RNA sequence: AGAGUUUGAUCCUGGCUCAGAGCGAACGUUAGCGGCGGGCUUAACACAUGCAAGUCGAGCGAGAAAGUACCCUUCGGGGUGCGAGUAAAGCGGCGUACGGGUGAGUAUCACGUGGGUAACCUGCCCUUCGGUGAGGGACAACAGCUCGAAAGGGCUGCUAAUACCGCAUGCGUCGGUGACGACUUCGGUUGUUACCGGGAAAGGCGGCUCCGCAAGGGGCUGUCGCCGAAGGAUGGGCUCGCGGCCCAUCAGCUUGUUGGUGAGGUAAUAGCUCACCAAGGCUAAGACGGGUAGCUGGUCUGAGAGGAUGAUCAGCCACACUGGGACUGAGACACGGCCCAGACUCCUACGGGAGGCAGCAGUGGGGAAUAUUGGACAAUGGGCGAAAGCCUGAUCCAGCCACGCCGCGUGUGCGAUGAAGGUCUUCGGAUCGUAAAGCACUGUUGAGGAGGGAAGAACAGGUAGCAGGAAUAAUACCCUGUUGCUCUGACGGUACCUCCUGAGGUAAGCACUGGCCAACUCCGUGCCAGCAGCCGCGGUAAUACGGAGGGUGCAAACGUUGCUCGGAACCAUUGGGCGUAAAGCGCGUGUAGGCGGUUCGUUAAGUCGAGUGUGAAAGCCCUGGGCUCAACCCAGGAAGUGCGCUCGAUACUGGCGGGCUAGAGUACGGGAGAGGGUAGUGGAAUUCCCGGUGUAGAGGUGAAAUUCGUAGAUAUCGGGAGGAACACCAGUGGCGAAGGCGGCUACCUGGACCGAUACUGACGCUGAGACGCGAAAGCGUGGGUAGCAAACAGGAUUAGAUACCCUGGUAGUCCACGCCGUAAACGAUGAGUGCUUGGUGCUGCGGGUAUUGACCCCUGCGGCGCCGAAGCUAACGCAUUAAGCACUCCGCCUGGGGAGUACGGCCGCAAGGCUAAAACUCAAAGGAAUUGACGGGGGCCCGCACAAGCGGUGGAGCAUGUGGUUCAAUUCGACGACGCGAAGAACCUUACCUGGGUUGGAACCCUCCCGAAUUCUGCAGAGAUGUGGAAGUGCCCUUCGGGGAACGGGAUGUCCAGGUGCUGCAUGGCUGUCGCCAGCUCGUGUCGUGAGAUGUUGGGUUAAGUCCCGCAACGAGCGCAACCCUUGUCUCUAGUUGCCAUCGGUUCGGCCGGGCACUCUAGAGAGACUGCCGGUGUUAAACCGGAGGAAGGUGGGGAUGACGUCAAGUCCUCGUGGCCCUUAUGCCCAGGGCUACACACGUGCUACAAUGGCCGCUACAAAGGGCUGCAACAUCGCGAGGGGAAGCCAAUCCCAAAAAAGCGGCCUCAGUUCGGAUUGAAGUCUGCAACCCGACUUCAUGAAGUUGGAAUCGCUAGUAAUCGCCAAUCAGCAGGUGGCGGUGAAUACGUUCCCGGGCCUUGUACACACCGCCCGUCACACCAUGGGAGUCGGUUGCUCCAGAAGUGGCUAAGCUAACACGCAAGGGAAGCAGGUCCCUAAGGAGUGGCCGGUAACUGGGGUGAAGUCGUAACAAGGUA
Repeated sequence: AGAGUUUGAUCCUGGCUCAGAGCGAACGUUAGCGGCGGGCUUAACACAUGCAAGUCGAGCGAGAAAGUACCCUUCGGGGUGCGAGUAAAGCGGCGUACGGGUGAGUAUCACGUGGGUAACCUGCCCUUCGGUGAGGGACAACAGCUCGAAAGGGCUGCUAAUACCGCAUGCGUCGGUGACGACUUCGGUUGUUACCGGGAAAGGCGGCUCCGCAAGGGGCUGUCGCCGAAGGAUGGGCUCGCGGCCCAUCAGCUUGUUGGUGAGGUAAUAGCUCACCAAGGCUAAGACGGGUAGCUGGUCUGAGAGGAUGAUCAGCCACACUGGGACUGAGACACGGCCCAGACUCCUACGGGAGGCAGCAGUGGGGAAUAUUGGACAAUGGGCGAAAGCCUGAUCCAGCCACGCCGCGUGUGCGAUGAAGGUCUUCGGAUCGUAAAGCACUGUUGAGGAGGGAAGAACAGGUAGCAGGAAUAAUACCCUGUUGCUCUGACGGUACCUCCUGAGGUAAGCACUGGCCAACUCCGUGCCAGCAGCCGCGGUAAUACGGAGGGUGCAAACGUUGCUCGGAACCAUUGGGCGUAAAGCGCGUGUAGGCGGUUCGUUAAGUCGAGUGUGAAAGCCCUGGGCUCAACCCAGGAAGUGCGCUCGAUACUGGCGGGCUAGAGUACGGGAGAGGGUAGUGGAAUUCCCGGUGUAGAGGUGAAAUUCGUAGAUAUCGGGAGGAACACCAGUGGCGAAGGCGGCUACCUGGACCGAUACUGACGCUGAGACGCGAAAGCGUGGGUAGCAAACAGGAUUAGAUACCCUGGUAGUCCACGCCGUAAACGAUGAGUGCUUGGUGCUGCGGGUAUUGACCCCUGCGGCGCCGAAGCUAACGCAUUAAGCACUCCGCCUGGGGAGUACGGCCGCAAGGCUAAAACUCAAAGGAAUUGACGGGGGCCCGCACAAGCGGUGGAGCAUGUGGUUCAAUUCGACGACGCGAAGAACCUUACCUGGGUUGGAACCCUCCCGAAUUCUGCAGAGAUGUGGAAGUGCCCUUCGGGGAACGGGAUGUCCAGGUGCUGCAUGGCUGUCGCCAGCUCGUGUCGUGAGAUGUUGGGUUAAGUCCCGCAACGAGCGCAACCCUUGUCUCUAGUUGCCAUCGGUUCGGCCGGGCACUCUAGAGAGACUGCCGGUGUUAAACCGGAGGAAGGUGGGGAUGACGUCAAGUCCUCGUGGCCCUUAUGCCCAGGGCUACACACGUGCUACAAUGGCCGCUACAAAGGGCUGCAACAUCGCGAGGGGAAGCCAAUCCCAAAAAAGCGGCCUCAGUUCGGAUUGAAGUCUGCAACCCGACUUCAUGAAGUUGGAAUCGCUAGUAAUCGCCAAUCAGCAGGUGGCGGUGAAUACGUUCCCGGGCCUUGUACACACCGCCCGUCACACCAUGGGAGUCGGUUGCUCCAGAAGUGGCUAAGCUAACACGCAAGGGAAGCAGGUCCCUAAGGAGUGGCCGGUAACUGGGGUGAAGUCGUAACAAGGUA
């Protein structure tokens, strides 16, 4: 730091996903040790049990028991001492408001931070000052009586105090009054002083001493207390500035509300409370309401800014079963206190009582999930105490848990036959792997055992000294400091140290291994099972599933899940955007707000600097130190970007004041304009009405029909009515803010522009809300209605046609008034200002020059366009009218769908509009451009593509192939295939079927045995096969016994053979097709961010990307062409088997001599190149015409097939991976089948006849083939052919006759002398064998068929058509195929159309590429959601009822120890019970709001391999 994923590819936009770090976690697998931390995130759910707050006898009164010792005893017991002034209880003091828990509530001065308190309090503690005098009356405990089940009381009586109450005193203090200062925020605060008034206290324990017989008392003194006061410290109360959540689909809230006066109240300010008065207060800088939430230091993440979070630790707050309340107190409205109400639980004698774990453990419950009913006060800290000490679930420790972090170990070295085994394998080997074994060693912070053994302990206290202090007569006592000794450890016999045993012991797993992302093979599986974070894997060769082996990564852990931040600049302050990707409000006026020209002065709020206070500790960071290291801990420092205060600076911003004129505006003069409104007015046209002329049609369409018309239409002429709209002018012309505005005239009226001066003096820009305007359609009321025209009707079209087309036609369109408020309201581009090269046109005004004038030309300002520089942009494009460079303000966007929808609110008469979600679902949705492909887009061009022709197919019969069907089998493949693989199925072939056999096999190698080989032959059997017989011995070596080679047979098995079994979608090779096409690419350069483009496009031309010209291209390659073969002309060479012109011979046959001239043969050459001429063309390429020539523009034909496409074809030619079979899916054999037959199709043959058929006669080819062969010739047969047989291994001989044609004859238009199918009979040939199932011959038979519907095929010249010949295959079999020649046409105007193709261009939502894509209803399944009669619950407002406890007020006839009066009685003061009033919790009644659950039914939405109907969109998508 990025990566994957939209596409065929590209760039961009944009979402989703991943890699990182973290966690109080949980789950899965696994697990050796230790250290340090952490451990109910859920039910603030309910709790059994134990413990968690007591202490003080040096405040006070009172005061046991068990037990024990002794004594007495009536032997039952009693007494005394100790126990013990102890326990328990009580009065009193202090504490219980700390510590500990939890986070429910709380959006609040609760928290954080910084201030204020001149508006306050503060127990214990410290310092200082001054005191502590003298009295009184009670109440517990206790005792007695008594009520109650209990809890718990009642009455009477006794008693103490540091309990309670008067009195005295009053340094201070408080209150009042006065005087004089100081400060002041003018409110007040404070100092001094005088007077008046109010108001305190408690004693305990020691020492010494005096009095006293004693009890007791006095004095001095120490110490702990007590009282008053001041100060401090600490802790709090109150208050203020600033800061930190979401929703505006919460917009208005508020009556103690806001303020004042007075009173009350509090420690204290204050509507805190009350009375009265006023009518205020808060709010878009978000009041009020709703939701959520303890806040912070910090923690996690991040480069940071930020974001998320608030466990453990620390600070603050709040709470303590729920709600309310006060009491006590320095402090509480009190977790382990009280009272009341409620719910719940428990006890009960039913009368009544008790309780509150969100303390520590623990239980149930909830939950994915969170521990022991442990030890100790040894340490730290707290309470009480003078102290010892007691208490302390605070705390310190231990236990459980891999929950986290950190550390250690599971051994080390040597060790190659690279063991065995596993896995893979190309079978060679590779790998696990020095890994193991083995040998040697070590013994850890591991395990077991043994021994030793800390630190944490410092105290306090005790004791013995020493020093000092106060005091004293004093060395007691007391206090302080110090020294020695003594005493104290839960953890724990722990850490640590040493020794012993002991190397495979007790100690390695988990995840991953397609890409992202590090790590690959085999097997299994076969869109199954499964995986998956995203993309995506799996349909028989899966590195993606499962297993194995290997590998990679981490490691006592590893993965998964969840959550947070990051990546994510996808909320953008740092740091984004808005023409087309999401995004500019339809337009204006303008409020708040934001921003604002120039200059001077002032101020110092912002801003900047310095200093200072604070920013707790811990944490983070740095340095150092301590545990062996680390985690962890300790110390110091830094930082804490913040806030406050003081001082300073004054450029900029702001405030205040004064100027200026460049912004803005006003006045004056002009011209332009469909700017707006009102009234009037004009002509053309449509329609209708009236009249005339006139007659059969008109109208309409692709074609028609509906429709109108003989009742007179259409057409035409005249007249009239009425409504609406304004031709030409008219223009990328004008005006307006936008919507929008168009005949002419008048009136009213807005704005802009130009010119020249004067004036005002920043008056400006933008603009949330708000207000206004706002096309069309629509709505309301009233009018109007010619034309047009939704709906509707009819006619057509169509499979349908609720459409497109036609004929009609109502709302509406028009007017007036009022609504609606939306549009692709678009420049898809907010407004304003400034700046930044240009060119050109139009328009308005002005200036200059010139002119008779209008132009032209130069120039200033305003407006409207086009083209383009820089720049910008993803690209397209924009470009002084910016989408450039900047500033200001507003609006808006944040993946697609759901959805501009639901709900709510506001508006509207309605239609509907504005505002505006969520659940759920997808991994995309998009923009621009690129290359293709496609288009019922365009242009150019080609092809037997059409057209023009000729002949066919489709109809018949037959042949053949295919489908289908049948069959035991009809082997298989091929389907744009189909006389194709198959150049030839009777057996064989043959792969299929039936049956019979066979198992190392038809082959190779090794070993052994026999025999040479080989040939002939018998028997059984369908044959394969089985079983016999006979002949016959070769070659090499030899020691003559024999051995060996080759071959044959047999046997043993192993490694193996064999397979036309599967996969052509694992493959090689070969082939088809597009393609009788003219294309397909590359290098370098250039252009483009890139895909890619250029070249290859353009202008010509060609059969051709053929050539020329031009050109940011220049070249090149594969194709084209040429080179090759063949054919057409000539020459040369050669002359047998070919030829015969001349000469001779002849049996008359080139037969012979002879010759090689010619034909021919087959070699080598020539020839043709647009070379020449003319024209056209660009002076080109080229084309047209011509000459010459055998041939002329590629002369004809062939071979030759670019890059590629179709997962095209072939595993059955062959090769081959993988899989499968192995007494069978192999091999052998016999027979059958591939030849079937209702039918459908393709390709052919033969015909339908007279351009013919038949008979006879008679010509002329080419190219081939021939020894298992071709066979002359004669002969036999009607014939197929037979039996003989010459010749020929071929320019020699043979096949071989060519046929059509020609000549002659017959037939005469008929199912025939056409046609030959079919069938019968008899034969021939091949072959082992023609039954299934060959060809041919002869005789006989003589079917359909009389030119073929829709449709469709071939062919452009030696072609079609027609005629025969040959060959391959082959024993035989040709209507097929491949070749050969003979005869030998017609037509092409032309490129509109059909098909195919090429190039350019255009559109595209296609890229599996139009056989594409894709929309909506319906049907089915599932999911979430809206409405919904209602119903259930929560929360809250208002009205009312009722009212516990309790404070307060009033009252108090009942009651009352302390004080005062009084001799007393008594009443008084002061209080209390009780009563009553206000307030008030729970509760109740009624009525609203909001939220949620649920619901018959209902609405749409989403999703779902193969459902239905259509075809809406994408191409002109077939109606843009």
Model confidence (mean pLDDT): 83 of 100. The RNA shown here (small-subunit ribosomal RNA) has 1520 nucleotides and comes from a metagenome. The RNAcentral record of the sequence draws on SILVA.